A computed fold for a 1479-nucleotide RNA from an uncultured marine bacterium, annotated as small-subunit ribosomal RNA. The RNAcentral record of the sequence draws on ENA and SILVA. The coordinates come from a structure-prediction model, not an experiment, and the mean pLDDT is 82.
[in-house]
RNA sequence: GAGUUUGAUCCUGGCUCAGGAUGAACGCUAGCGGCAGGCCUAAUACAUGCAAGUCGAGGGGUAACAGGAAGUGCUUGCACUUUGCUGACGACCGGCGCACGGGUGAGUACCGCGUAUACAAUCUGCCUCAUACUAGGGGAUAGCCCGAAGAAAUUUGGAUUAAUACCCUAUAGUAUCUUUUUAAGGCAUCUUAAAAAGAUUAAAGGUUACGGUAUGAGAUGAAUAUGCGUUCUAUUAGCUAGUAGGUGUGGUAACGGCACACCUAGGCUACGAUAGAUAGGGGCCCUGAGAGGGGGAUCCCCCACACUGGUACUGAGACACGGACCAGACUCCUACGGGAGGCAGCAGUAAGGAAUAUUGGACAAUGGGCGAAAGCCUGAUCCAGCCAUGCCGCGUGCAGGAUGACGGCCCUAUGGGUUGUAAACUGCUUUUAUAUAGGAAGAAAAACUUUCUCGUGAGAAAGCUUGACGGUACUAUAAGAAUAAGGAUCGGCUAACUCCGUGCCAGCAGCCGCGGUAAUACGGAGGAUCCAAGCGUUAUCCGGAAUCAUUGGGUUUAAAGGGUCCGUAGGUGGACAAAUAAGUCAGAGGUGAAAUCCUGCAGCUCAACUGUAGAACUGCCUUUGAUACUGUUUGUCUUGAGUUAUUAUGAAGUGGUUAGAAUGUGUAGUGUAGCGGUGAAAUGCAUAGAUAUUACACAGAAUACCGAUUGCGAAGGCAGAUCACUAAUAAUUAACUGACACUGAGGGACGAAAGCGUGGGUAGCGAACAGGAUUAGAUACCCUGGUAGUCCACGCCGUAAACGAUGGUCACUAGCUGUUUGGACUUCGGUCUGAGUGGCUAAGCGAAAGUGAUAAGUGACCCACCUGGGGAGUACGUUCGCAAGAAUGAAACUCAAAGGAAUUGACGGGGGCCCGCACAAGCGGUGGAGCAUGUGGUUUAAUUCGAUGAUACGCGAGGAACCUACCUAGGCUUAAAUGUAGAUUGACGUAUUGGGAAACCAAUAUUUCUUCGGACAAUUUACAAGGUGCUGCAUGGUUGUCGUCAGCUCGUGCUGUGAAGUGUCGGGUUAAGUCCCAUAACGAGCGCAACCCCUAUCAUUAGUUGCUAACAUUUAGUUGAGGACUCUAAUGAAACUGCCCGCGUAAGCGUGGAGGAAGGUGGGGAUGACGUCAAAUCAUCACGGCCCUUACGUCUAGGGCUACACACGUGCUACAACGGUGAAUACAGAGGGAUGCCAACUGGUAACAGUGAGCAAAUCCAAAAAAUUCAUCUCAGUUCGGAUUGAGGUCUGCAACUCGACCUCAUGAAGCUGGAAUCGCUAGUAAUCGUAUAUCAGCCAUGAUACGGUGAAUACGUUCCCGGGCCUUGUACACACCGCCCGUCAGGCCAUGGAAGUUGGGGAUACCUGAAGUCGGUAACCGAAAGGAGCUGCCUAAGGUAAAAUCAGUAACUGGGGCUAAGUCGUAACAAGGUAACC
Repeated sequence: GAGUUUGAUCCUGGCUCAGGAUGAACGCUAGCGGCAGGCCUAAUACAUGCAAGUCGAGGGGUAACAGGAAGUGCUUGCACUUUGCUGACGACCGGCGCACGGGUGAGUACCGCGUAUACAAUCUGCCUCAUACUAGGGGAUAGCCCGAAGAAAUUUGGAUUAAUACCCUAUAGUAUCUUUUUAAGGCAUCUUAAAAAGAUUAAAGGUUACGGUAUGAGAUGAAUAUGCGUUCUAUUAGCUAGUAGGUGUGGUAACGGCACACCUAGGCUACGAUAGAUAGGGGCCCUGAGAGGGGGAUCCCCCACACUGGUACUGAGACACGGACCAGACUCCUACGGGAGGCAGCAGUAAGGAAUAUUGGACAAUGGGCGAAAGCCUGAUCCAGCCAUGCCGCGUGCAGGAUGACGGCCCUAUGGGUUGUAAACUGCUUUUAUAUAGGAAGAAAAACUUUCUCGUGAGAAAGCUUGACGGUACUAUAAGAAUAAGGAUCGGCUAACUCCGUGCCAGCAGCCGCGGUAAUACGGAGGAUCCAAGCGUUAUCCGGAAUCAUUGGGUUUAAAGGGUCCGUAGGUGGACAAAUAAGUCAGAGGUGAAAUCCUGCAGCUCAACUGUAGAACUGCCUUUGAUACUGUUUGUCUUGAGUUAUUAUGAAGUGGUUAGAAUGUGUAGUGUAGCGGUGAAAUGCAUAGAUAUUACACAGAAUACCGAUUGCGAAGGCAGAUCACUAAUAAUUAACUGACACUGAGGGACGAAAGCGUGGGUAGCGAACAGGAUUAGAUACCCUGGUAGUCCACGCCGUAAACGAUGGUCACUAGCUGUUUGGACUUCGGUCUGAGUGGCUAAGCGAAAGUGAUAAGUGACCCACCUGGGGAGUACGUUCGCAAGAAUGAAACUCAAAGGAAUUGACGGGGGCCCGCACAAGCGGUGGAGCAUGUGGUUUAAUUCGAUGAUACGCGAGGAACCUACCUAGGCUUAAAUGUAGAUUGACGUAUUGGGAAACCAAUAUUUCUUCGGACAAUUUACAAGGUGCUGCAUGGUUGUCGUCAGCUCGUGCUGUGAAGUGUCGGGUUAAGUCCCAUAACGAGCGCAACCCCUAUCAUUAGUUGCUAACAUUUAGUUGAGGACUCUAAUGAAACUGCCCGCGUAAGCGUGGAGGAAGGUGGGGAUGACGUCAAAUCAUCACGGCCCUUACGUCUAGGGCUACACACGUGCUACAACGGUGAAUACAGAGGGAUGCCAACUGGUAACAGUGAGCAAAUCCAAAAAAUUCAUCUCAGUUCGGAUUGAGGUCUGCAACUCGACCUCAUGAAGCUGGAAUCGCUAGUAAUCGUAUAUCAGCCAUGAUACGGUGAAUACGUUCCCGGGCCUUGUACACACCGCCCGUCAGGCCAUGGAAGUUGGGGAUACCUGAAGUCGGUAACCGAAAGGAGCUGCCUAAGGUAAAAUCAGUAACUGGGGCUAAGUCGUAACAAGGUAACC
C1' cells in the first nucleotide's frame, strides 16, 4: 500500500496478501564453472580403522631388521649357529609432552558472559635477560634370568643390575622467616631501601653440542575480587543457621565462613528476595527509514561438559574427552571363579527424523609435540569425493528469411485471427561440452656443500633438494548449431484469456470466495505472463503492523476512568540570591581483539570471493573545563496552600421532641342488599347486616401544597415542624505561618437496593405461595388474597446502567441569555464583581452524533484502564465472607468478522395529514336449487399441454364429431409441403375390380393444352429436413399487476470527509410533484394536465341511396321539386374560474350569481412514468444451448380431450302478481351479407322445405323487446318453474353411436328468496329489456365483444376493515416482517473443568547405612631414617525407609462450552416486538 464487516458510507478493529531472509525440507525439472555450507531430531547406542607421541646426544640393554666378524654344513655361494661389533631399536627405567589442538551445548538466570577496573591478596613449565654455583657420598628398583597362580586380564616369589630415577652430607646470599634501628613513600592493613643478629633450604650428569641448581627481572598464561548490564511468571511474598558479622585457628598460589571453635543476631526483599519455567554468553547474523523485533549454524573470543554421580593423585598447569579409584546403568568376553569398555575427535553403522556427505589423499604448505638434528607423530590442517543447500558468473546460438507454409487453437467460418520471423531455407560464429597437444603459480626453507664477517658459536650470500592437490588451473588446435529449458501462474488483490469436458459432483482455495448445464476460479487444450538452471509449495523470523505506539496510539457512544474520598511509598512541584558541580554540555587520554558492516585501492578474465588501507564500532572508564536548566545545601519572599476574625447559606450529618391529612383496625350509631373488581368476568366480602355514612379510640409507615433542569453533600444520597450537638461551603477586609503543594501503587474509611445474623415492630405495599380469569398451553401479563421483606437497634455483605456511560489538580482561550447565594456602588431604574447551577452558540476538536470556560479546545503533572468476536468475568489456584457470593483471573478450541456513528430504503399490533365503491348510506347479486361452463381431485390405454392468492379457474380456446397435439393399432424412412438446378416422360387424375378399418397396395380402362417459344403435371437426381421434445431460471417480442396511483429522475450550484442531502422540504391549494407563497437553490426531463377520437350545442360547405316545411302527385318521400329541417361527413366556433359577489397576500375556494347547449377535468375512450413480482408465455411467433433421427419425425383408422362417490369458481333459468299466459299496438342503435343475406308466395302445428324478387348495400335482406292497452289466472309447488325422460321429426356435414343444434307431442324434478361469509355499483350509473357481430359446414353461445330501449336509490361522514400517497419517528430488517432471532431437548464431532482412584517425573526434608578418597589419630609390622603398610575417626556419592508438598499422564462417572443437516417445543429480544428494554 491492497483485499475483506455494509444495500451503500465514514470510523474502530481484527484476519489475509504483495518484500526480504534461511544450516532448510518436499514436488517437478536440470548444461557448466567458481566460492561457501552440510545431524537443527536421540548429550541415543556404537562394529571397524585411525585421531599423542617423541628422545639411544639420559640409562640398563638386544626381542625384530640390516651390515660386519668368527664358526659349521657343504652344492662355492647358499643355509645354519655364535658374537651388541655397527646402523638402528620392540618392551623397560628416565626426561618432556599428554591441561594444546579437535568435539558438543546436556547443565548453568550465574561475576557464567559482556564491559570497565583492582590485585598493597597471587602463581606461572618451556622462552629471553642478569648474577652465582654445578662439591663429596649412598642404598635401591624396573628390565633381563629362574619359577608360581589364572581361561584370560593380570598377579606374584626369588636372584641380579643402571641412570639426567631416589636419598644423605657440605657450601651459600641478592632467597625465606623472626627481632631491632634509620630513612623515604603510600591507599587503611602497610610498602620500599639500608644496616645488624639468629634460623632454614641446592644441584646431575653427558664420547663436550648441551644440560642442571638458586635468585631477580621480563614475556606469556592462569587465578581472585569489584561497579554496571544480562529472559518470563506475583495464579511464586516472604527467604535464610555457616545463614549475616566479629575474634582466633587451620587451609590455599592467594583474599575470604573457604573450613572449624567461640561470641553477637543479624542478612536479603515490592527498585521483586525466595520459588517455578525456559536458556550456554558475546563479537555478530536476519529484518527495519530508524528506534526496535527475532536469532546465537558456519568463522573468532569466553564458559561448561566428556556414559551418569562422587573423589582425589601426578604435575608449572587437571580434579584431566582418547589417565586413575569407587558407586550406578548399559554393552561385550568368560572355563562362571572373574574380567573388559566409553566416537559430544575423523570417517563410518544402527536408531530417531521432513532432513544433513567419503570407513578418501597428503604431511607438499601453515601450525603443534618431542628431538642437537636428520626425522618421527599430527582425521589440527591442506586437498580431493558427494549434494542446485546457498551466493556469483557463463551458455543453450547470431543475422537474414512472408507464400505470413504445414499442423494446432479460436471465430461473425467460400474467409479471417493467432502460434509467428517462429519453422523450413541461406549465411555467420564456436563461449561451453568433446577430442588432441602443451602446461603452471602455490617452494620459502631446514639439512648438506662452498664462500665471507665476527670468533668455544652466530650471521650473510651462492649452490643443491622437496607438490597430496594434479597432468588440475590455463593455453593452442580440430570439427560442427553441433552437447544443453524448465517451473509456476493467468477471478480480484496481481503481470497474464479463450475453447472443450464436468454439473454444489469431481475438485480448487493465501483472504474474499469459485462449482447446482453456457465456469476467464475445477480438469484438459491452445495462447499469454513472470522468473529461469532453476521454479513452486511448506515451515520459521522481521517487515508492512502507528496492531504494545520512547520515536509513535487510545479510554462520552467503537475495547478502555477505579463507586467515592483520605492517605503511605513514589512521581511532579511557586519567586529571588548565593554556594556546589551529581545530572547536562565541551576538550583531552585510555579502551572498545580480529573477522563482520561502510569507503578507497588492489588480486582472481568479471562477479561472488579475497587482500590491503581508512573510517566506524553511536559504549565504558579517567581527567580538565563551563554553569543557563534540573538536583543538593544555605538564606530571603508572598502570589500557591493554610490559620484567625466578620457576614451569610443550605432537604449536609447524628440524637431527641412533636403535628396534621390519608389508610387500616376496633367499639357504638344510622341504614339495606348488594359491595368489590375487570376488556368482559370470576375468585373474594356481605342478611351472623357488608359497601356507604357519623362519632370516639388505637396502630404503624410516609410527609400533599410550597417544589423549581432549586439547594446541600466526596460519592452513595438528603424533603412536615422544632431543639441540641457536629461538619462543610462561599464572600469581604485585615492579621498571621512561609511552599507547609498536587497526584497517589499498596493501605484505610464511607458506600443505593436486594440479601444474611440477633432482638423488636408490622398500617399500607408486597417476591414466594393459593385461588379466579385469559389462552392451544399460561408455572406470565389482569383480578382477589397473602408470607418473607419493606420500618427500628446492633453486626455483616461491598456490589449497581454506583452514569455526565466523561479520574484528579493547575493555567490559558470569542460571546449571548436564565437562575441560586454573597459583596461593593446606586440617580433605586439598575451597574460592577465573586462562587455555584442551566440553556444556546464562535473558533477549535471529533468517525460522526456532538462538545464547546462545568471542554470531548490548548498545555503541564500524577494515578487507573484498553489491545478482534466468542469461549468468559468462566475454570483452576489464592484472599475475604456465616452464607449468598465478592476480588484477582487464564487456556484449549472456534469464527472472519464482532462493533460505533451516520445514510437510503423497507417495515411497525409508532404518530400526523390525505385519497380510493375502502368503510358507512343504498340498490342488486353470489353462497341454498336445477342446468351450462371452467378448475381441482379421482378414474383411464389416453382422459394432450399450459394458466394456480390478489394478478389461475365462460383463462390460451373469437367455435374439440374428423382436422388434435394424447392413447391403441397398422404403414413410410430423402421420407409431407415448398423452392432452385438438371434429366426423362406425357403424365396426373378419374372410373371399375380385388385386398384392407382406412391410409395404402395391385390390376384393368381412359387420357393434356399450345400462338409450337412453351405452359402444366408426374417420375427421378442433388441441395436446403422435421420435432406442439426440454429449459420463460439463457432470451427477444407480447401481456398481467401495483395503478391512471402521483410519483420517478437529471444538469449545474450549494451542504456533508463520505454514503448522501438540497431541489422534491415548510405554509396553503389541487383529481394531480396541480398551482401559489416562502426558500441555497436555479432550471430541466419522464409522468399529471393538454394536444387525439367519440359524444352533447351552433355555424359553414355538400345534398345521394338520406330528409320533406312549402308547391304538385300518390296506397306508399312513390314521383316532380326543394336544401329550409332531420340526418349524413368534412371544416370551424364554443368553456377559459373569462365576468360579478364574498373569503384569501396569492394559488384558489363557495350546494353563491349571471350568461350559456354545456361550469369548474362537461361525459366516455385511447394513452400506463422509473420500476416491482427470476410474475405469465420456448404450445402464436422468433431465438441461444441441449436432446431425438427406420423416430420424440410423418401418414391413417378407431378411441380420448365430453369419464364421475366428490370439492370450488364464473354464469343462465327460477322460486312468481312490479308476475305468467293470450291478443292488439308503438319506438332504436350498431353491425353483417355473394359457396352470402334472403323479401314475397306455397306446403308443413313447427324446425324447415319448395318456388323465387331484390341486394356486393344510407337503396335489398329487416321483424326489436321490455313498455302501453285489453282479457285471464288469485297465492297454490300453481296457468310459477322448467330439469329429466319417452316418442317422432328437421337441418348441417364424408360421417351426428360415443359426442351437434333445432322442432313437435308427452313427461313435469329440485326450487316458496337461500347459514357463516362474500361481490358489483355514485348517473344515463346500478337494475332491467332486447339487438348485432366475430369464430363458424353445423354447434354444445346461458360465453366474449359491441349496440341501443326503459331507468332508480344513497353518500351523515372518515372512528373502524382493505389498498395507496406524503411527512415524521424507532429498528439488531436490506432475500428488506413471509425479515431477523433466543433458549431447553434430541443426534453427531471436538477441545476442556471436576472426580473415588491409579501411574510417572523433578526437587527438597528427617532417619538409617555408607564405597573410593583427602585430612586427622595411631606402640606392636617394614624401613637406619624420612616414611609406608595396617587399624581407626570426621565428611560424603550412591542406596534404603518415612511423611508431606509439587508438576504431569490416565480414569468409571459427571459439568458446562464450541461447531454441526432443512429435527422438536415454544416465541424471549429487535417496531410501543404486541407486558418498553436494560443493570